RNA sequence: UCAGACGGCCGGGCGGCCGCACCGCCAAUCCGGGAAACCGGGGCGGUGAGGAAAGUCCGGGCUCCACGGAGGCAGGGCGCCGGGUAACACCCGGCAGGAGCGAUCCUCGGGAUAGCGCCACAGAGAGCAGACCGCCGCAGGCUUCGGCCCGCGGUAAGGGUGAAAGGGUGCGGUAAGAGCGCACCGGGCUCCCAGCAAUGGGGGCCGCAUGGCAAGCCCCGCCUGGAGCAAGACCGAAUAGGGACGGCGCGCCGGUGUUCGCACCGGCAGGCGGGCCUCCGCGCCGCCGUCCGGGUGGGUCGCGUGAGGCGCGCAGCAAUGCGCGUCCCAGAGGAAUGGCCGUCCUCGACAGAACCCGGCUUACAGGCCGUCUGACCGC
RNA sequence: GGGCGUAUAGCUCAGCGGGAGAGCACUACCUUGACAUGGUAGGGGUCCCUGGUUCGAUCCCAGGUACGCCCA
Numbered sequence: 001u002c003a004g005a006c007g008g009c010c011g012g013g014c015g016g017c018c019g020c021a022c023c024g025c026c027a028a029u030c031c032g033g034g035a036a037a038c039c040g041g042g043g044c045g046g047u048g049a050g051g052a053a054a055g056u057c058c059g060g061g062c063u064c065c066a067c068g069g070a071g072g073c074a075g076g077g078c079g080c081c082g083g084g085u086a087a088c089a090c091c092c093g094g095c096a097g098g099a100g101c102g103a104u105c106c107u108c109g110g111g112a113u114a115g116c117g118c119c120a121c122a123g124a125g126a127g128c129a130g131a132c133c134g135c136c137g138c139a140g141g142c143u144u145c146g147g148c149c150c151g152c153g154g155u156a157a158g159g160g161u162g163a164a165a166g167g168g169u170g171c172g173g174u175a176a177g178a179g180c181g182c183a184c185c186g187g188g189c190u191c192c193c194a195g196c197a198a199u200g201g202g203g204g205c206c207g208c209a210u211g212g213c214a215a216g217c218c219c220c221g222c223c224u225g226g227a228g229c230a231a232g233a234c235c236g237a238a239u240a241g242g243g244a245c246g247g248c249g250c251g252c253c254g255g256u257g258u259u260c261g262c263a264c265c266g267g268c269a270g271g272c273g274g275g276c277c278u279c280c281g282c283g284c285c286g287c288c289g290u291c292c293g294g295g296u297g298g299g300u301c302g303c304g305u306g307a308g309g310c311g312c313g314c315a316g317c318a319a320u321g322c323g324c325g326u327c328c329c330a331g332a333g334g335a336a337u338g339g340c341c342g343u344c345c346u347c348g349a350c351a352g353a354a355c356c357c358g359g360c361u362u363a364c365a366g367g368c369c370g371u372c373u374g375a376c377c378g379c
Numbered sequence: 380g381g382g383c384g385u386a387u388a389g390c391u392c393a394g395c396g397g398g399a400g401a402g403c404a405c406u407a408c409c410u411u412g413a414c415a416u417g418g419u420a421g422g423g424g425u426c427c428c429u430g431g432u433u434c435g436a437u438c439c440c441a442g443g444u445a446c447g448c449c450c451a
Stems, first nucleotide, its partner, number of pairs: 001375010012344007020048007030041004050350001054361002057359005062228004068280006075224005080094005095109001096107004110219002115217002117213003132159002134155005140149003167185006186208001187206008232301004242292007251268007270285004308327008345348001380450007389403004397434001405421005427443005
């Protein structure tokens, strides 16, 4: 200098004027709307979209399902090992396999001798393997003596089919062959060493005996109740259900009281109450009138101080944790962040919060910084 | 905002991981004087897109795109 790998950050800047939303303070306790709840109206100050606010793919907080506990079934999810975290399918550090000269990157990476299932077409044979061609032996026939034909056997070295043909390479061996024998590699069992572990290294034994698919059913281990802020709570015109009182009535048994009408308590039986079942435990149990109440339209809350941001220090390889200091940083409900100018530059991409947070994934013009690798040149 | 579903021929839809199919529609021919009906034959596909698992994907897994439904 060129080519590349990884990590982090930014995402037009500055100024003026006029608006919009929310919060705080001040000011008449006034005006308008509404049955009420409540809402709106002035001035000043402060704040005002993102790294993805997106997809809704995971994990939580929060809320309800009246509230829990124990066990099981069904369903769902995860899957090398260790650590981090509120939790995770996320992150960090390792291991194994693969790609690259390398920095580095990729992997839904448990189990195929627990069982079931599938392996189309082609091919002789596709799962207790398989003789189509070929090779070899023996017997027979023909012969132009080169061979040819037929039968019975042996053979998985070679050809051919296929994604895959029951270890691979080499030497020996054999009629030809074959783990048939041997060496190395691979595999199985076992022991030792290193490591928390995944795993790695080494020794011994076994000629080798059973291929692939689990993002097919399944097995093993672990986790898991369901729904979602349109959840839900409160104020409250209307309707149904509900409670108290009065009247009428009571599944059975026992006890107490009694104004003899009945009331209360306990037990048994029945019914209802989260996907299902079992058990424990809990709550409730008819008709008519009056009042309470109920909660639809409407309104308010939920709604932003939070697993929070920034800086420093310590522990740790790191993810992260701990401590100290400092800051308050959108909160609407037809839904705010816009318009007009000036000026500068490299002329500005993807894109707009709607309960919140931690991740993942997807979209994205351009720019900046740091670490590292390879090639070439110079010293 | 939240919860779900679907995508296969021009239309409506089937489809065990191994040939992409059915009905209607379209084209040609036969039947008719002509048309309809009927019969015979034929054409027509990015199985929404991109990756992955697998020998092999419409099908299984992940991500994206488009369309539709439900909840105040």